The part of an RNA shown here (small-subunit ribosomal RNA, 3' major domain) has 485 nucleotides and comes from a metagenome. The prediction has a mean pLDDT of 80.
[in-house]
Context: one part of a larger RNA
């Protein structure tokens, strides 16, 4: 001095608790991880910091695994062998999963490209993350962490970095043998809120204008002009403004905090983030990479064909449920973020089909111009059921229809009909959260030939409960006190 323990005293966090919500653990599936089995179930990761993670949703490729089969893509150099040929390919027919001349068998053909040998070289999802780079997680979402100068100590060290108060902060205000500095922290950066002020815009409305339509001619409501040197509130997006505890009030020496009004806003939600480590992860992200390993009967590399999906069985994430606040019908009615044609994306409209879905139909769109006013889903109205494992529930099986795809059997998805298991709210334990948040709904992207119970994002409705506090889980600081490095 302190990665520890024992003890005191401040503070601090819904990866703590309190008051609550919604769960999870129960049940069916779904997926991951074990274990078994297995030719093979490739494999890393294993407490918070492994287990819907490796962007890992694998029918072939992916692909490492298993079962066979091939190729040479052994640069270079020495040597040997050879133009009386070093060597390549090859019909048929055995062989073989194969229309592999991969052997054989039979001869043809090629012309120094290779062929044997040694050296050496390349390749590897092979081994080593406990040889390393990088990048991530983590400690650690907290206020830490450092040198100069001066003191103070023999000195390792220390003060500086504090007794208070204060703040989300080692953040500021005092205090002061310290002073004046840097890192972090804020400050920034995107993002979500406002702007009748600027700039505009036939790829966004409006208003006027002139059809057509509805009513009773007008008025009012729907449409339609590529009519306007119209405007820009709505949209869309430049540049700018706007908020600082500014005002007024109370407590405060000060820093500050609390209430009020005035306003779109009086904590929007994220990234970015030190010092110092961890023998966390990755060598399976790479033409990053050291050293071993193998290199031709290959652990190179290709093709075929199983496998990662297997099932007495344990455990983590999810989806769907146990109905009546509800299920089924029919009507009604409202986003928002995005994405779209490497020959084949995103599609309207017309058709055929009970539906998936199809079509020598007719178009739009490399997109504020078409899909698309994405007329989403919970939702609101009516009707129909009526508490019954029940019209709840949709697992499992059987049968046939299309679709992606070279291939769908171990059933890729999808739809029609039929079957209708468990499940009547889930024990001990345990997660996650304070507002347009939790939870319910749906949409859209990633992946994608085809498949989302998953992942990022977006809207649609939209609560109860704290607005403390250290009692239980940890975290930081102080003090003490005695072991240990």
């Nucleotide at each position: 001095u302190g990665a520890c323990g024992g003890a005191a005293g401040g503070g601090c966090a819904c990866c703590a608790c309190c008051a609550g919500g919604a769960g999870u653990g129960g049940a069916g599936c779904u997926u991951g991880c074990g274990g078994c089995u297995u030719a093979a179930u490739u494999u890393g990761a294993c407490c918070c910091a492994a287990c819907g993670c490796g962007g890992g949703g694998a029918a072939a490729c992916u692909c490492a695994c298993u079962u066979g089969g091939u190729c040479a893509g052994g640069a270079c150099a020495c040597u040997g062998u050879a133009a009386g040929g070093a060597u390549u390919g090859a019909c048929a027919g055995a062989u073989u999963g194969a229309a592999a001349g991969c052997u054989c068998u039979u001869u043809c053909u090629u012309g120094a490209u290779u062929c044997g040998g040694u050296g050496g070289a390349u390749g590897g999802u092979g081994g080593u993350g406990c040889a390393u780079g990088g990048c991530c997680g983590u400690u650690c979402u907290u206020a830490g962490u450092u040198g100069g100068u001066g003191g103070a100590g023999u000195g390792a060290u220390u003060u500086g970095u504090c007794u208070g108060g204060u703040u989300a902060a080692u953040u500021c205000c005092g205090a002061u043998a310290a002073c004046g500095a840097a890192c972090g922290a804020g400050a920034c950066u995107c993002u979500a809120a406002c702007u009748u002020g600027c700039u505009a815009a036939c790829u966004a409305g409006u208003c006027g204008c002139a059809g057509u339509u509805u009513u009773a001619u007008u008025c009012u409501g729907a449409c339609u002009g590529u009519c306007g040197a119209g405007c820009u509130u709505c949209u869309u997006a430049g540049a700018a403004g706007g908020a600082c505890a500014g005002g007024g009030g109370a407590c405060g020496c000060c820093a500050g905090u609390c209430c009020c009004a005035c306003g779109a806003g009086a904590u929007u939600g994220a990234g970015c983030a030190a010092u110092a480590a961890c023998a966390g992860g990755u060598c399976u992200g790479a033409u990053a990479u050291g050293c071993c390993c193998u290199u031709a009967g290959a652990u190179g590399u290709c093709c075929a064909a199983g496998g990662c999906c297997g099932c007495a069985c344990g455990c983590g994430u999810g989806c769907u449920a146990c109905a009546c606040u509800g299920a089924a019908g029919a009507c009604g009615u409202c986003a928002a973020c995005a994405u779209g044609u490497u020959a084949a994306c995103c599609u309207a409209a017309c058709u055929c089909g009970a539906a998936a879905g199809g079509g020598u139909u007719u178009g739009g769109g490399g997109a504020a111009c078409c899909c698309u006013a994405u007329g989403a889903a919970a939702c609101g109205u009516c009707u129909u059921c009526g508490u019954g494992c029940u019209a709840g529930g949709g697992a499992u099986u059987g049968g046939g229809a299309c679709u992606u795809g070279u291939a769908a059997u171990u059933a890729u998805u999808u739809c029609c009909c039929a079957u209708g298991a468990a499940c009547g709210a889930g024990g001990a334990a345990u997660u996650c959260c304070u507002a347009g948040u939790a939870a319910g709904u749906g949409c859209g992207a990633g992946u994608c030939a085809u498949c989302a119970u998953c992942u990022c994002g977006c809207g649609c409705u939209g609560a109860u409960u704290a607005c403390g506090u250290c009692c239980c889980u940890g975290c930081c600081c102080u003090u003490u006190g005695u072991a240990c490095a």